Context: one part of a larger RNA
Molecule: small-subunit ribosomal RNA, 5' domain
Organism: uncultured bacterium
RNA sequence: GGACAAACGCUGGCGGCAUGCCUAACACAUGCAAGUCGAACGGGGUUACUUCGGUAACCUAGUGGCGAACGGGUGAGUAACGCGUAGGCAACCUGCCCUCUAGAUGGGGACAACAUUCCGAAAGGAGUGCUAAUACCGAAUGUGAAGGAUCUUCCGCAUGGAGGAUUCUUGAAAGAUGGCCUCUAUUUAUAAGCUAUCGCUAGAGGAUGGGCCUGCGUCUGAUUAGCUAGUAGGUGGGGUAACGGCCUACCUAGGCGACGAUCAGUAGCCGGUCUGAGAGGAUGAACGGCCACAUUGGGACUGAGACACGGCCCAGACUCCUACGGGAGGCAGCAGUGGGGAAUCUUCCGCAAUGGGCGAAAGCCUGACGGAGCAAUGCCGCGUGAGUGAUGAAGGGAUUCGUCCCGUAAAGCUCUUUUGUACAUGACGAACGUGCAAGGGGUGAACAAUCCCGUGUAAUGACGGUAGUGUACGAAUAAGCCACGGCUUACUACGUGCCAGCAGCCGCGGUAAUACGUAGGUGGCAAGCGUUAUCC
Repeated sequence: GGACAAACGCUGGCGGCAUGCCUAACACAUGCAAGUCGAACGGGGUUACUUCGGUAACCUAGUGGCGAACGGGUGAGUAACGCGUAGGCAACCUGCCCUCUAGAUGGGGACAACAUUCCGAAAGGAGUGCUAAUACCGAAUGUGAAGGAUCUUCCGCAUGGAGGAUUCUUGAAAGAUGGCCUCUAUUUAUAAGCUAUCGCUAGAGGAUGGGCCUGCGUCUGAUUAGCUAGUAGGUGGGGUAACGGCCUACCUAGGCGACGAUCAGUAGCCGGUCUGAGAGGAUGAACGGCCACAUUGGGACUGAGACACGGCCCAGACUCCUACGGGAGGCAGCAGUGGGGAAUCUUCCGCAAUGGGCGAAAGCCUGACGGAGCAAUGCCGCGUGAGUGAUGAAGGGAUUCGUCCCGUAAAGCUCUUUUGUACAUGACGAACGUGCAAGGGGUGAACAAUCCCGUGUAAUGACGGUAGUGUACGAAUAAGCCACGGCUUACUACGUGCCAGCAGCCGCGGUAAUACGUAGGUGGCAAGCGUUAUCC
C1' cells in the first nucleotide's frame, strides 16, 4: 500500500447491487417448511333436483399409486480413492423419460374403512362381523428372456467376449376415463363391441443418474522408528447390482516402512478469493461442483434409489405429560427465543415469475424461489447549492499595537431545484402457457371421438400505486472524522512543569513544549473518518 463475512469510537442525507452467528455440531416456546391423485377402490357427509327407486355436484377419514433418497441446512467427523486430475469396468445397477418388438386369457381368498363389544388417564390397542380395487395370491400361455449342462462358429486384451444348436429349470400383466353405433350382441341405446387417451406386463436399445477400480497430486511433528493375525497371498464356499479378506473354513508366511510406515496434532476438498511484476504466499464466507453429518451410538426395513434431517427399531443423555401403570420429543429447514460472544437481521408478503412433487386436466402443495423489512457491513453513484458580493462588517484568534489571519468566507442581491415535501399520472415484467370457436394435417377400417399444428379473441403481478414521469413549493432538509516533532501533507498562543499525559518507530514532558491538554489556524480524507485484530 492492498484486502476483510469484521468489531470498537465519533459522526451520519439519498439511491443501486451485494453481504449479514467466523463463538456453543449449545438448548429450544410458537407457527409454517411434502404432499398429491375421486379419471385406481369401497364407504361416509353436505347441497340441489326427484317419478321417493334414486340422480348430479362438491368435500373427504381409510385402502391403493407416485413423491417423500429432490429441493433446503451445517462443516462435527474425515489426512481418506475424501477431494482434484487423467483413465478403466471383458466386474455393475438405473423409477420416471425416448425409440422399437411382443402381449394383457381365466380365476380365488382376504384386510382396512364401516358396524359392534371391550381395555386404557392418555398415547393407543384388542376381539367379532361385512366389503372393494390398478391391493394380494394361484392357474394358463411363454415365441422371447434369465440361469445350468453338452456341442459348436467367429473374435479378442490374460481372466474371456459375441452368437448358434439340443436339453433341463425358473418365470408376466390392470385396468380407468371420454366418445361412437360402422362391425358383434341384443331391448335402438347400451356394452361384454369399436375407438382415442392415460396406464399395465415382458424384452432390446438409448438417455440420465449412480456404484466400483487404478496412476499422479493433496498440512505439521522423528523430542513418534518400527507397524501388522483377516494381517499379506492362495484354494473351496458364502455374500453383493457388481470385483474384492467383503465374510468364512483350510493352506502358505507373508505385507508396510527414512522415497517417513505407525502414532500424535490440525483440517471438509476443489473451481475460486486476497496479495504479488511474477514465481510464490495466505485463504476456502457468499456463488458453483464433490463429500460427510442430521440430539449421541448402533441397526436394519421399504424401495429403482436410503442404511433415510421434518421414516422405523434398540440403547444413552436431556426436556415435557401422567390418574405413577405408562407415554411424547429432536430447528446443522424459514422466521424467532435463551445462552455464549467484540460481533451478525423480520416470529414479513406471494406462489405473479423460474423450478420441483402429484394429477388426464382444472388445480393443489412448495419458508425452494421471487420480493419486501432491518444493518454505512462492503462496493459503486449522487447530494449537502450556483453566480455576484470589500464599509475587507460584526465576532474570534494572533500582534512588533502599525496591523495580520479566519475571508468572497458571511450578510445582501440575482438564480437553480438533483435531493426533499405535497398532488396527479404510471410502464417494463407478458405471451412461450391455458380456455373457446372456424380451418388444415396425423392416427384410425371410419362420416365419430381424441390428439397435433395454426389463426383470432379473452383472462392472469406478490413486489406496488413501487420505479419512472408531470406539476407546485422553496436554499429550503443534509458534514463530519483524524492529524499537524521527523518518517508525513499541515503552526501559533495559553495551561501544565519528568506531574498530568502522549507514543507505530525514533522518542516528547524536570517553567519560554510546533510532540501532553485546550483554543485559533492549517493539512488529509469525506457520509464517512480513525483505531484494533488477521492475511499478502